RNA sequence: CAAGUAAACCGGGUGACCGCCCUGGAUUAUUCCGGGGAGGAAAGUCCGAGCUCCACCGGGCAGGAUGCUGGGUAACACCCAGGAGGGGCGACCCUACGGAGAGUGCCACAGAAACAUACCGCCCCGCUUCGCGGGGUAAGGGUGAAAUGGUGAGGCAAGAGCUCACCGGCGGGCGGGUGACCGUCCGGCCGGGCAAACCCCAUCCGGAGCAAGACCAAAUAGAGGGACAUAGGGACGCCCGGCCCGUUCCCCGGGUUGGUCGCAUGACCCUGGUGGCAACAUCAGGGCUAGAUAGAUGGUCACCGCUCCGGGAAACCGGAGUACAGAACUCGGCUUACAGGUUUACUUGACCC
RNA sequence: UGGGGUGUGGCCAAGCGGUAAGGCGCCUGACUCUGGAUCAGGAGAUCGAAGGUUCGAAUCCUUCCGCCCCAGCCA
Numbered sequence: 001c002a003a004g005u006a007a008a009c010c011g012g013g014u015g016a017c018c019g020c021c022c023u024g025g026a027u028u029a030u031u032c033c034g035g036g037g038a039g040g041a042a043a044g045u046c047c048g049a050g051c052u053c054c055a056c057c058g059g060g061c062a063g064g065a066u067g068c069u070g071g072g073u074a075a076c077a078c079c080c081a082g083g084a085g086g087g088g089c090g091a092c093c094c095u096a097c098g099g100a101g102a103g104u105g106c107c108a109c110a111g112a113a114a115c116a117u118a119c120c121g122c123c124c125c126g127c128u129u130c131g132c133g134g135g136g137u138a139a140g141g142g143u144g145a146a147a148u149g150g151u152g153a154g155g156c157a158a159g160a161g162c163u164c165a166c167c168g169g170c171g172g173g174c175g176g177g178u179g180a181c182c183g184u185c186c187g188g189c190c191g192g193g194c195a196a197a198c199c200c201c202a203u204c205c206g207g208a209g210c211a212a213g214a215c216c217a218a219a220u221a222g223a224g225g226g227a228c229a230u231a232g233g234g235a236c237g238c239c240c241g242g243c244c245c246g247u248u249c250c251c252c253g254g255g256u257u258g259g260u261c262g263c264a265u266g267a268c269c270c271u272g273g274u275g276g277c278a279a280c281a282u283c284a285g286g287g288c289u290a291g292a293u294a295g296a297u298g299g300u301c302a303c304c305g306c307u308c309c310g311g312g313a314a315a316c317c318g319g320a321g322u323a324c325a326g327a328a329c330u331c332g333g334c335u336u337a338c339a340g341g342u343u344u345a346c347u348u349g350a351c352c353c
Numbered sequence: 354u355g356g357g358g359u360g361u362g363g364c365c366a367a368g369c370g371g372u373a374a375g376g377c378g379c380c381u382g383a384c385u386c387u388g389g390a391u392c393a394g395g396a397g398a399u400c401g402a403a404g405g406u407u408c409g410a411a412u413c414c415u416u417c418c419g420c421c422c423c424a425g426c427c428a
Stems, first nucleotide, its partner, number of pairs: 001349010012304007020037007039324001043335002046333005051209004056242006063205005068082005083097001084095004098200002103198002105194003119141002121137007149167006168189001170187007213261004222252001224251004232245003254427003268287008305322007354424007363377003371408001379395005401417005
């Protein structure tokens, strides 16, 4: 210098004028002065919680979620560290990664055969010589996505883990590790795939959601229909038991479309120390940082910054653009969108000293 | 804002692991003086998009996109 890998971050700045929402103060037949005002994703609503209500408790069935190991956390499908497998020359990256000797199911077409088999072939025997029959074999051919461990040698009538060496896989012993797992020795090769098919195993799960819910105010019409009688209800699966409420439940019709709280001091933010490989935990000091209810956070101008295009030898001049997007109860994550730019560490290659 | 459903030719729709039925509509021909009806034949889809699991995906899983529906309070 070029090409990359990983992580963290920024994502316009200054000034003037005119507005919008919240809020403090002064003056109050109204205006003035001051303070605060979007994001890394506020998004999708995909997970997990806080909070609130459903008086409550237990059991069974069904249903759902997660799925290598250890840790972190309020919790998680998230994060960190590690193992195994795969990819890359490498930095590094990816993984829905439990179980197919518990059972059931599926494997279309092709093929002899898809889970229990022999079409062609090879070899032996008999009949007899075109060939036919019986037996052995699974090396070779052929079909398929997939064919019963792979390669080589020995062996055999021909063959075959039949035997041997290496590799792979299974079982057992020993050693290391908290563990996933790894190393080594011995035995031995009875042997397909799919669990993002049912299922089995382990762990976890009550429901609804701020239009939750609490209070105040306003208005109105219920002589409407239906369901039942040891009824009904106990907030969206079913059944059972206890217990509680205790006369109702559903539909239709009527009125209203107001206000206050919930609602921002919180698993909060910044700096530093300590423990830990890390995620994270803990301690000390400092800080207060939007709160609308049809929904504020905007517009215009000037200068500057950045990118692109054109002109120019250059200084510079002219034009265009400046992303994705926008709170609505609040957090922790994931996923998706994003013009342009910055920093740090590392890898590979080329050149120079 | 919260919750739920859905996406398959132009329209309505079946299919839920083995390469996409059917009806209406459209086109061509026959019948008819012509049209309709009827009969015969034909075209038109790669299943909203992308990625994954599988030998194989409209179907199973994940992410994204579009469309539709529901709702508060009082007595």
Predicted 3D model of RNase P RNA and transfer RNA as a complex of 428 nucleotides. It holds a member of the Rfam family "Bacterial RNase P class A". Rfam's curators write: Ribonuclease P (RNase P) is a ubiquitous endoribonuclease, found in archaea, bacteria and eukarya as well as chloroplasts and mitochondria. Its mean pLDDT, the model's own confidence on a scale to 100, is 79.